[in-house]
This is a predicted structure of a 75-nucleotide RNA (transfer RNA) from a Candidatus Woesearchaeota archaeon. The source organism's lineage runs through Archaea, Nanobdellati and Candidatus Woesearchaeota. Its Rfam family is "tRNA". Rfam classes the family as a transfer RNA.
RNA sequence: GCCUCUGUAGUUCAGCCUGGUUAGAAUGGCUGCCUCGUAAGCAGCAGGUCGGGAGUUCAAAUCUCCUCAGAGGCU
Numbered sequence: 001g002c003c004u005c006u007g008u009a010g011u012u013c014a015g016c017c018u019g020g021u022u023a024g025a026a027u028g029g030c031u032g033c034c035u036c037g038u039a040a041g042c043a044g045c046a047g048g049u050c051g052g053g054a055g056u057u058c059a060a061a062u063c064u065c066c067u068c069a070g071a072g073g074c075u
Stems, first nucleotide, its partner, number of pairs: 001074007010027004020058001029045005051067005
């Protein structure tokens, strides 16, 4: 230098291919219930610039372009 993949909640990830439901799960956090008390269990709550920017579109996490970071490969 070239190619491929990854980036979404504190953490680990789904969703992207085929645009349209309120952006979700587990775990962690907080509150409550339960318990003599703790853990476990149950219920609820909070938590998001979908890496960043631009474009296409009535509508973008999803499509296009640029860019940043990381991983792998080729030379």